[in-house]
RNA sequence: UCUUUAUCCAGAGUAGCCGAGGGAUCAGGCCCUUUGACGCUACAGCAACCCGGCUCCGCCCCGUGGAGCCAAGGUGCUACUUCCUGCCCCGCCGCGCGCCGGCGGGGGAAGAUAACGG
Numbered sequence: 001u002c003u004u005u006a007u008c009c010a011g012a013g014u015a016g017c018c019g020a021g022g023g024a025u026c027a028g029g030c031c032c033u034u035u036g037a038c039g040c041u042a043c044a045g046c047a048a049c050c051c052g053g054c055u056c057c058g059c060c061c062c063g064u065g066g067a068g069c070c071a072a073g074g075u076g077c078u079a080c081u082u083c084c085u086g087c088c089c090c091g092c093c094g095c096g097c098g099c100c101g102g103c104g105g106g107g108g109a110a111g112a113u114a115a116c117g118g
Base pairs, nucleotide, nucleotide: 001118002117004115005114006113007112008111013043014042015041016040017039021032022031023030026086027085028084029083044078045077046076049074050073052070053069054068055067056066057065058064059063082110087107088106089105090104091103092102093101094100095098
């Protein structure tokens, strides 16, 4: 970096350094931010994808599959649903009857993270 698969409305922050933008990208909206954001470092924490351990169940055993628990190790994460919308479809309401506006639902695209593989 690419493919595939799974997940993405839950959860979890303090200190030090820095100093102006930041919430991936473009646009619109909404937020955070000199009461110091973002980022970096340290420590702490969350979670349970992988590794590891334990219990129960199915298959005769091996092994494997399923459910639950633990959290030492590898990652990840610790404002806002992936902050929301954008493309397609559906429902309800409204009117100026439109590729219209508002509200809601489903799917997609893009992205993030993990794991296997190239």
Molecule: SAM riboswitch aptamer (S box leader)
Organism: uncultured Planctomycetota bacterium